Predicted 3D model of a 1528-nucleotide RNA (small-subunit ribosomal RNA) from an uncultured bacterium. The RNAcentral record of the sequence draws on ENA and SILVA. The prediction has a mean pLDDT of 83.
[in-house]
RNA sequence: AACGAACGCUGGCGGCGUGCCUAACACAUGCAAGUCGAACGGGUGUAGCAAUACAUCAGUGGCGCACGGGUGAGUAAUGCAUGGGUGACCUGCCCUUUGGAUUGGGAUAGCUACGCGAAAGUGUAGGUAAUACCGGAUAAGCUGUGGGAUUCAGAUUUCACAGGAAAGCUAGGAUUUUUGUUCAUUACAAAGUGAUUUGAUUUGGGGGAGUGAUUUUCCAAUUUGGGUCAAUUUGAAAUGGGCAGGAGUUCCGGCACCGAAGGAUGGGCUCAUGUCCUAUUAGCUAGUUGGCGGGGUAACGGCCCACCAAGGCGAAGAUGGGUAACUGGUCUGAGAGGACGAUCAGUCACACUGGAACUGAGACACGGUCCAGACUCCUACGGGAGGCAGCAGUGGGGAAUAUUGCACAAUGGGGGAAACCCUGAUGCAGCAACGCCGCGUGAGUGAUGAAGGCCUUCGGGUUGUAAAGCUCUUUCGGCCGGGAAGAAGGGUGUUGGUGGUCAUAUCGCCAACAUUUGAUGGUACCGGAAGAAGAAGCACCGGCUAACUUCGUGCCAGCAGCCGCGGUAAUACGAAGGGUGCGAGCGUUGUUCGGAAUUAUUGGGCGUAAAGGGUUCGUAGGUUGGAUGUUAAGUCAAUUGUGAAAUCCCCGAGCUUAACUUGGGACGUGCAGUUGAAACUGACAUUCUUGAGUGUUGGAGAGGGUCGUGGAAUUGCUGGUGUAGGAGUGAAAUCCGUAGAUAUCAGCAGGAACACCGGAGGCGAAGGCGGCGGCCUGGCCAAACACUGACGCUGAGGAACGAAAGCGCGGGGAGCAAACAGGAUUAGAUACCCUGGUAGUCCGCGCCGUAAACGAUGAUGACUAGAUGUUGGGGGAAUUGACCCCCUCAGUAUCGGAGCACACGCGAUAAGUCAUCCGCCUGGGGAGUACGGCCGCAAGGCUAAAACUCAAAGGAAUUGACGGGGGCCCGCACAAGCGGUGGAGUAUGUGGUUUAAUUCGAAGCAACGCGAAGAACCUUACCUGGGCUUGACAUCCUCUGAAUACGGUAGAGAUAUCGUAGGCCCGCAAGGGACAGAGAGACAGGUGCUGCAUGGCUGUCGUCAGCUCGUGUCGUGAGAUGUUGGGUUAAGUCCCGCAACGAGCGCAACCCUUAUCCUUAGUUGCCCCCAUUAAGUUGAGCACUCUAAGGAGACUGCCGGUGAUAAACCGGAGGAAGGUGGGGAUGACGUCAAGUCCUCAUGGCCCUUAUGUCCAGGGCAACACACGUACUACAAUGGUCGAGACAAAGCGAAGCGAAGCAGUGAUGCGGAGCGAAUCGCAAAAACACGAUCUCAGUUCGGAUUGGAGUCUGCAACUCGACUCCAUGAAGUUGGAAUCGCUAGUAAUCGCAGAUCAGCAAGCUGCGGUGAAUACGUUCCCGGGCCUUGUACACACCGCCCGUCAAACCACGAAAGUUGUUUCAUCCAGAAGCAGGUGGGCUAACCGCAAGGAGGCAGCCUGCCAAGGAUGAAGCGAUGAUUGGGGUU
Repeated sequence: AACGAACGCUGGCGGCGUGCCUAACACAUGCAAGUCGAACGGGUGUAGCAAUACAUCAGUGGCGCACGGGUGAGUAAUGCAUGGGUGACCUGCCCUUUGGAUUGGGAUAGCUACGCGAAAGUGUAGGUAAUACCGGAUAAGCUGUGGGAUUCAGAUUUCACAGGAAAGCUAGGAUUUUUGUUCAUUACAAAGUGAUUUGAUUUGGGGGAGUGAUUUUCCAAUUUGGGUCAAUUUGAAAUGGGCAGGAGUUCCGGCACCGAAGGAUGGGCUCAUGUCCUAUUAGCUAGUUGGCGGGGUAACGGCCCACCAAGGCGAAGAUGGGUAACUGGUCUGAGAGGACGAUCAGUCACACUGGAACUGAGACACGGUCCAGACUCCUACGGGAGGCAGCAGUGGGGAAUAUUGCACAAUGGGGGAAACCCUGAUGCAGCAACGCCGCGUGAGUGAUGAAGGCCUUCGGGUUGUAAAGCUCUUUCGGCCGGGAAGAAGGGUGUUGGUGGUCAUAUCGCCAACAUUUGAUGGUACCGGAAGAAGAAGCACCGGCUAACUUCGUGCCAGCAGCCGCGGUAAUACGAAGGGUGCGAGCGUUGUUCGGAAUUAUUGGGCGUAAAGGGUUCGUAGGUUGGAUGUUAAGUCAAUUGUGAAAUCCCCGAGCUUAACUUGGGACGUGCAGUUGAAACUGACAUUCUUGAGUGUUGGAGAGGGUCGUGGAAUUGCUGGUGUAGGAGUGAAAUCCGUAGAUAUCAGCAGGAACACCGGAGGCGAAGGCGGCGGCCUGGCCAAACACUGACGCUGAGGAACGAAAGCGCGGGGAGCAAACAGGAUUAGAUACCCUGGUAGUCCGCGCCGUAAACGAUGAUGACUAGAUGUUGGGGGAAUUGACCCCCUCAGUAUCGGAGCACACGCGAUAAGUCAUCCGCCUGGGGAGUACGGCCGCAAGGCUAAAACUCAAAGGAAUUGACGGGGGCCCGCACAAGCGGUGGAGUAUGUGGUUUAAUUCGAAGCAACGCGAAGAACCUUACCUGGGCUUGACAUCCUCUGAAUACGGUAGAGAUAUCGUAGGCCCGCAAGGGACAGAGAGACAGGUGCUGCAUGGCUGUCGUCAGCUCGUGUCGUGAGAUGUUGGGUUAAGUCCCGCAACGAGCGCAACCCUUAUCCUUAGUUGCCCCCAUUAAGUUGAGCACUCUAAGGAGACUGCCGGUGAUAAACCGGAGGAAGGUGGGGAUGACGUCAAGUCCUCAUGGCCCUUAUGUCCAGGGCAACACACGUACUACAAUGGUCGAGACAAAGCGAAGCGAAGCAGUGAUGCGGAGCGAAUCGCAAAAACACGAUCUCAGUUCGGAUUGGAGUCUGCAACUCGACUCCAUGAAGUUGGAAUCGCUAGUAAUCGCAGAUCAGCAAGCUGCGGUGAAUACGUUCCCGGGCCUUGUACACACCGCCCGUCAAACCACGAAAGUUGUUUCAUCCAGAAGCAGGUGGGCUAACCGCAAGGAGGCAGCCUGCCAAGGAUGAAGCGAUGAUUGGGGUU
């Protein structure tokens, strides 16, 4: 883009189209093919008196039913398409021409009668017509036979003989005959009436009989039959006249009929080409292929038959299997193509399934026949009927497809002379948005940008001129009214002309006038009135892809075409608002083409992505050098025919437009014929030498085969010498050895392999080939000439060769060595290592036929820069010669230009540019597997799928990360040392446990003396209990009261209540303000959740040396370069080099401190000098120390050496200090979703008489236990006692607190001094000296416990610190493991500070004393740079393989079971056709007759459908069990 669509939501109108794609499933009901009386005889009805006319019906007969309509089952060719042939044929109706139409005959249906049957139907007898049927006559070269002419040919033509046709009907004129009617005449019949006569019926009354029912008789009335007579009326017959009608004959015409020739139309047969998939279908075929002769047909033909021959088809795909109606065309596509074959049109096939013929011009026949089968229906059970794939309609199937409509008015068809009849063809209508097209659902104006909705940063924005309002219009729909075209003709009537005719008749033709025909439909269209009135939805809004926000939800619910969304801030789910797209539709699903150059003809590939066959030879095939000539198959040109119409395209026309319809043109790229051209290809012929080959002379070589032969070495055996080990490994052990090994010497045996030469060297098609010699043999190279004359290349099938392993038979067997055994290693070790060791490895013969058989690169030829090496030839120049040098041919190897390539790379040995041929590929897995076939002894090989499953698999390169990869380097990283931790007790933190609560956080390094620089209350967040609810805290409003202080009562307290005192500030006097209380609501409050929504801050890698950018350059790109390299550094520090040049953040420096000096300053500091004191205490002073401001100083600056003369390094001088002097602050880009919502801030969520807030008490302090960090120790380098010495840095007013006094002491009393270089804390301690203890659980150690106190504080019970007396636990240097430290460091010693009422073994700072060691970078850990590999990228804590276990799915095998298709053999044999046929029956013709000819039925034979039996093959379905595969 498209659709015969379906589904979901929605739906105003009209036009034009379209509408069972599935069950070729089954069908109720109605209709769909009849017509002709001018072919025929009858029946019925109407009219008539009748003859007869008209209408109608069944039958005989004619034409039609073979068209039209439906469907697509079958069919891969008996089909279709295109173009031919028919000299091998037919053709009803129609047209033209021509000639006929004569004479006879016998039947039969209908009908009647009698039967049978339930019905359907049918039998016998009788009689009957024709345009039904039949005979005779006649006729044309019409047919046959024979002969002749002619032709390529069976065309054409001619002669003889034989055969060989028909049908009538009809209007009019003429004529003949007949009928009816009317009039006249004559005889007859019938009817009713009247009269008369004779019977019978019914009713009533009277009489008689009977018990009675009843019966009999008489009278009256009634109905009716018969006879006789009379007149009347009616009918009929005959004759004649008038009028009207019928029939025959003939003439003319019309319609039919027959023969022949031709045409037209329609067909039959036949040929060529084209026409889907499958080779896991490779061989098929006996009427098969051909011939001769027959039969048969309209006609050719094995179409059929007899005989003869052995052919025919097939790799250019026969045969088999699957699927399918074919075409014009339709859809798509730029085209080439691909897919399809509804509607319309052409062809074919079919008509319940299978078979068969009949009739006919035409059928093997949709609405015909016969038979068989299945199914359905009727039945009286004997027997019958049926075929919607015609139009409607029904059931069923299905996602799904319409009315049991109207009309023959038009078009067309059948019949008819015609009128006319029939026509579910057709024309119309109905249903369905199924499709295409058109129209509408309003237009203008309208800003307070209304209300409402939604969003919001709360300002507003948006919906939105949208609405409302105002002014207009009225398509469409609804109402009222008018109202078509489509209709032409034909018929009838009148009139006129004309043809034919004897004719003014009829008839034919023409013209005019009149009249008659519409299903659709009161429809299209037109007019009128009213009124915006009745008319919008669907999908989408993460990207692709036009269109964004809010809420809800919370990996749920859901979405999804692909990528992918959703785990609490979802533009992706659901809803809303808004928007976008299309619009009476919009989406979804399905299918086809496109995009897809993703099967590549146009137009792809094969080194590494899928893909070169392991190699060669060679068949078919493909392809093939130069020249000349001929030809014309290909090719090209012109022309002719055809290529149906419709469709598509162009120009027009008609419906208001369009869709639609229609006129003309063009196209239809094709096929065929004719004519021409001759370059190219082909064919034929002649020729050439350059491709190819042969010959000659030389050459190299692990080329192949075979026979010999050689030495070294290993092993074994024999003998000698000799003694205790050997062998083996990372280390060992198994093993060998005192029965003498190993070692060593000599000899012997046997097998295998050939050191050095040896090489990116040589040879071979590949596999492959290596001591030396002989024999046989293949190929290659060079040089120069001679010869052949395209003999070439490639190569499907095919054949040969083909490593190793393996297999078979027979040998051989030294070494090595699968399997196997033992020893080790290890968690294990069916391995790696060791000791042994069998097949095998070797030889001969035969198989196998595969390899990463690789250059992962098919063969051949040509062309396209170079450089270098090497092997084998040849030449040149030079040289005495060789080497060297130059040129060239053939190999081989490295680099490289153009070019190619995704890149890597290839690059005259192409992966470049071309040509020819072959092989192979088409996403990954399943799988090189299954099944089938072929090969093999087996192992197995070759060929080679599918189901199912995934959204990737893969190549090359890039950046990282990683490596039990490499190189370089660093760090208390190891090493070298010192001291610890881990053991004890205690302190402290954590886990765990417990608890009402033991609040919370921190979790490897980088949580654990951490937040916490200090939990008795408070803190406090937790628990229990008791209170409050605008609140403990903020802002706003109203009212009241100053605030506040003190006291009492109740209570655990919060709180409640009472009393007393008090009377604030401003102020134009009303009020306002601070504060307190009460009240109302906005709000407060939350240490509640989310550190994975965040800010800020912090840790860590790491004070590691890195991390980037601009421009340029390189690369398709990711990216690279710079930043790599050579040196150097603590350092990406610096230097040099370099397609890079620069720059930034880091490093360093600048800052602080410390070490030296100087200047300035000199109190509270200092004291050399001068005085003075107990004392720098004081005077004096400021030199020194110190203090604290400012400077100086250090920069590889200088010297020597090393180094590239650089950077720099090493050493030295000087200097207080030397190579960043020591220390600190300072932390790049980033990593860890690292830590923190409980510091603070903050989005969202949650609580709101509680998760807020107040109070008391408790808890954070629990205690079987585990871990971290510390303190104190275990003692003599020590403890205790005594006396004595030396710091720094800090702190102090709710403070430090002196002296003095008291107390054993903590401390108390005291209160000088000091807001501090002035006073105080303050005693420094280790230390040195003296004394004592003497190795012990102690004069070590101090836990624990008892008692007594001190201090702080409302308050030390839970739960503080300290003091004294007493008590005196564990512990005697600490397992595995592990930590810190490189110099004023470790270790050790004390001091101060923050926090703080009190509480320090913690933390932070300060000084005192003051070491040891570093060879070095192999290893452990961490880090940096370069490089390499990678299947990792959440980045090795990665990725990932196989078994096993479980679930599901598809597939294979399988004892079998079952279905279907086909084939073979046999049985069977309906109907039918052909042939035969004794007997039977029989109208036409022959015959005088008998009889015959012919026919019919029956029977037989042949062919043959269904059916049956047996077997085979193919394809499915299913199957216990089993096998692998896929997904989770």